[in-house]
RNA sequence: CCCCGAAAAGCCAAACCUUUCGUAAGAAAGGGACGGAAAGCGGCGGGUCUUGCUACCAAGCCAGAUGAAGACGGCCGAGCUACCGAAG
Numbered sequence: 001c002c003c004c005g006a007a008a009a010g011c012c013a014a015a016c017c018u019u020u021c022g023u024a025a026g027a028a029a030g031g032g033a034c035g036g037a038a039a040g041c042g043g044c045g046g047g048u049c050u051u052g053c054u055a056c057c058a059a060g061c062c063a064g065a066u067g068a069a070g071a072c073g074g075c076c077g078a079g080c081u082a083c084c085g086a087a088g
Base pairs, nucleotide, nucleotide: 003088004085005084011036012035016031017030018029019028020027021026034074040080041079044077045076046075047072048071049070050069051068053067056064
């Protein structure tokens, strides 16, 4: 230094509730803990989800498909960074 994850000091914070933002998926703040050794960062690859937008549809509505845009990093993989130091 790398793997690894005993101990110690800490850290993050699911579901749910309240408020706000967003058409929505979802996000932020507060409360709250299911869990997490990167549950830190950023949408690189895959995947899932959403649709105000796009085009088709005789008109309208609904549904569907394509495109595009968006969301999820606690869906998976990869990348970058990081506390501690037992056994191996």